[in-house]
This is a predicted structure of a 254-nucleotide part of an RNA (large-subunit ribosomal RNA, domain VI) from a Pseudomonadota bacterium. NCBI's taxonomy places the organism under Bacteria, Pseudomonadati, Pseudomonadota. Its Rfam family is "Bacterial large subunit ribosomal RNA". Its family is annotated with ribosome and structural constituent of ribosome in the Gene Ontology.

Context: one part of a larger RNA
Formats: sequence, structure tokens, C1' cells
RNA sequence: CGAAGGAAUCUUGAGCGAGUCUAACCUUAGUACGAGAGGAUUGGGUUGGACGUACCUCUGGUGUACCUGUUGUGGCGCCAGCUGCAGCGCAGGGUAGCUAUGUACGGAAAGGAUAAGCGCUGAAAGCAUAUAAGCGCGAAGCCCUUCGCAAGACUAGGAUUCCCCAUCAGGACCGUGGAAGACUACCACGUCAAUAGGCCGGGUGUGUAAGCACCGAGAGGUGUUGAGCUAACCGGUACUAAUCAUCCGAUCGG
Repeated sequence: CGAAGGAAUCUUGAGCGAGUCUAACCUUAGUACGAGAGGAUUGGGUUGGACGUACCUCUGGUGUACCUGUUGUGGCGCCAGCUGCAGCGCAGGGUAGCUAUGUACGGAAAGGAUAAGCGCUGAAAGCAUAUAAGCGCGAAGCCCUUCGCAAGACUAGGAUUCCCCAUCAGGACCGUGGAAGACUACCACGUCAAUAGGCCGGGUGUGUAAGCACCGAGAGGUGUUGAGCUAACCGGUACUAAUCAUCCGAUCGG
């Protein structure tokens, strides 16, 4: 921009794509078959491999915004306590998120037309013949089924509702943000508000803070104390910021 009025919501599916894998074991059964050796068709069940999709409860990884220990050196006048720099100084752990080696799930089943192949009926050719007329079975393959996208599918589809000549229905702009994201888009919210921050409570992590008291000559230990601190997590709460406005939205008349 189109889809011959403007919108919101829900859809159909032409078409396109993805997928389609495989093994072993148990049982049927040491049965059928076979002199024996050996050894099934078929049906039922279990467990794997590779591959794929999703996810983070578990097991782990990461986690320079969390906690702790500690070395050297500088600073805060000194002690104590903090803090800068040294690859996050080094080291031990670790929330959210992301993640695989972790977890869950998937290939199923059915139908249609067939291939090789197997048949029925059956003449030409009194027989025979699956074929000449006719009919049936038959594959991981084909069509469908399953999953995803999908009306720019220009044949531009369908349904419901709203609006009525006024800038309405609606949308945009702007702002607060997001398990959405390069930008854009998408989604949530904008005081009739929990959208983000703050604060409060909880969780999680770390592992017993500082100060004080006591013990020890001291390094240090003990008590207060599972203490203190705690990111992205969960819930709550208008304290802060989402102010007030503005613009678009019809003239081939539907």
C1' cells in the first nucleotide's frame, strides 16, 4: 500500500514445511517344522541406542550484582573496623537466569490407492490359463493420518460484535516495564493503578557479623548467636515514577 466504509475479537485451511529410525531381551515355545543338528511365522510385553522437541523439579556447569576465608601493599590520624589495587588478587561455596552430561515427551495406531509378488472367476483356444472383460490381497515406499506455519490463498476467505457523519468505535504518540527483544515488533501496566523501583515479610545462599563480656602471656578461644549479611526469586504495600495533554481515524458513498 492492497484486500471498495472504519474498527475489535475469534477463526477456515488452499498451500508450505517438520516428522517417518532401529536393536536386544522375555513370552507365545524349545511349540510348528525337522531323522537329528537346529529352529520359526504370528501375537503380547520389557529395556535400550541414535535423533528430535520442550523444560530446570532432581544431578551438575556457569553465576566479575550474594556470603565467607586469606596474602601483599596503599588509604580512612592510630587501635579496632572498613575500603582501593594486585587476572573477580587468590581460594571455598552459591540465588535467579541461561544451560547438558540432567528431566519429561515423541516416532504410535487407523484408512485409501498401489509395486514386486500371491490369488478368484474366466474366455480367446470345448482343455488349461491370475487377464483378454471383471474382482481381491499385498510394502519402512505414495496419498491421508500426526505436529508447526499459513488469506499478499490478488479467487486477498468466514463468523461475532461495535461505530454512524461526529472525529465516533478504535488506534497512535508519551511514560513504567517484561521469562518479548539488535532496532522495530510483541506482551503487561499507566492513579478506577501493583508496571518498575523503594520498603515490609518470606525464601534461598553463606556459615556463628560487629560491639561487649569472660578465658588465655599471646596467637587465639568461648558466650551473646545458626548470628549477621543476602543479586536477578515469592508475596504484600501507593512511598517514588507511570502527569496533563496531543495526534490519527469518512467522500470513488458506503